The RNA shown here (transfer RNA) has 74 nucleotides and comes from a Planctomycetota bacterium. Lineage of the source: Bacteria > Pseudomonadati > Planctomycetota. Its mean pLDDT, the model's own confidence on a scale to 100, is 81. Rfam family: tRNA. From the family's description: Transfer RNA (tRNA) molecules are approximately 80 nucleotides in length. Rfam classes the family as a transfer RNA.
RNA sequence: CGGAGUGUAGCGCAGCCUGGCAGCGCACCCGGUUCGGGACCGGGGGGCCGAAGGUUCGAAUCCUUCCACUCCGA
Numbered sequence: 001c002g003g004a005g006u007g008u009a010g011c012g013c014a015g016c017c018u019g020g021c022a023g024c025g026c027a028c029c030c031g032g033u034u035c036g037g038g039a040c041c042g043g044g045g046g047g048c049c050g051a052a053g054g055u056u057c058g059a060a061u062c063c064u065u066c067c068a069c070u071c072c073g074a
Stems, first nucleotide, its partner, number of pairs: 001073007010026004020057001028044005050066005
């Protein structure tokens, strides 16, 4: 320098193709259970989706540019 992939909660991921309430598991907090802890049961908090711009009534999702990481090639 060229090509491909990934970026969404503290961690791991789904949702994107086909635009319409941002979700799941673990972790965390509160309560129950227990002598206490673990396990189990019930409840709860946490994001504006890598950045900017565009299209649209409406964008995590479509378009453009850029950034970071991974892989392949030179």